Description:
A computed fold for a 103-nucleotide RNA from a Bacteroidota bacterium, annotated as SAM riboswitch aptamer (S box leader). Rfam family: SAM riboswitch aptamer (S box leader). From the family's description: The SAM riboswitch is found upstream of a number of genes which code for proteins involved in methionine or cysteine biosynthesis in Gram-positive bacteria. Its family is annotated with regulation of gene expression in the Gene Ontology. It was read from a public genome assembly, where an Rfam model found it. The coordinates come from a structure-prediction model, not an experiment, and the mean pLDDT is 85. Taxonomically the source falls in Bacteroidota (Bacteria, Pseudomonadati).

RNA sequence: UACUUAUCAAGAAAGACUGAGGGAAAGGCCCUUUGACGUCUUGGCAACCCACCCGAAAGGAUGAAGGUGCCAACUCCUUCCGCGAAGGCGGAACAGAUAAGCA
Repeated sequence: UACUUAUCAAGAAAGACUGAGGGAAAGGCCCUUUGACGUCUUGGCAACCCACCCGAAAGGAUGAAGGUGCCAACUCCUUCCGCGAAGGCGGAACAGAUAAGCA
């Protein structure tokens, strides 16, 4: 980096350093000198891998030492179909993110 499978409505922030951008991309909208983004430290969330138990399996319960991940907004919104007066709701797809596997 490609592919496969699964998930994406919930959850979880303080401090130090730095100093103007950031939210993938375009548009919108939003966050941000009351200090964003980033790095580090500490803390936390979750439970994919994992540990353990039940089970023929699918799956389920519990846990959190270890490997990841995450801690503004639904994956912030956007496309298509259906419903609705509208806000919006339901379904599907694309793209993306994360995990595990694989080349």